[in-house]
RNA sequence: CAACUUUUGCUGCCGAAGCCGUUUGACCGAAAGCGGCGUGGGGGAACCAAAUUUUUGGGGCGUAUCGUUUCGUAAAAUGAAGAACACUUCCAUUGUUCUAGCCCGUCAGCUAACCUCGCAGGCUUUUUGGAAGACAAGC
Numbered sequence: 001c002a003a004c005u006u007u008u009g010c011u012g013c014c015g016a017a018g019c020c021g022u023u024u025g026a027c028c029g030a031a032a033g034c035g036g037c038g039u040g041g042g043g044g045a046a047c048c049a050a051a052u053u054u055u056u057g058g059g060g061c062g063u064a065u066c067g068u069u070u071c072g073u074a075a076a077a078u079g080a081a082g083a084a085c086a087c088u089u090c091c092a093u094u095g096u097u098c099u100a101g102c103c104c105g106u107c108a109g110c111u112a113a114c115c116u117c118g119c120a121g122g123c124u125u126u127u128u129g130g131a132a133g134a135c136a137a138g139c
Stems, first nucleotide, its partner, number of pairs: 012123003018037007038119006048109001057107001058104004065080006081099005087133006
């Protein structure tokens, strides 16, 4: 100087998907295991609700549902409703986008005790204006 390998840091966003400790780890570390805190979901009494409408199956996570038109196999367009956007809330602007996917397996209303599952994945670099609050910096 070049190549290869393993890692670390950076701006923020959707989402529950975070924090701490410890062991292993050729060093640092990644990752994995274990434990704790935190956090999201499901099942599950009484009372209440529902009066059952059980293949026209039913239900769960999630904003991701319901219509219309065309084509009609899909798919697309459009309307209503819902959701996200750089500290938080409110107002205005209505600006840019999204409205998927997956699971249970004939079965589940609410639901204390109790039981049980998850803590992923995918993106991104100027991110409108005003008010109030908060935070930071400075003194």
Molecule: c-di-AMP riboswitch aptamer (ydaO/yuaA leader)
Organism: uncultured Pyrinomonadaceae bacterium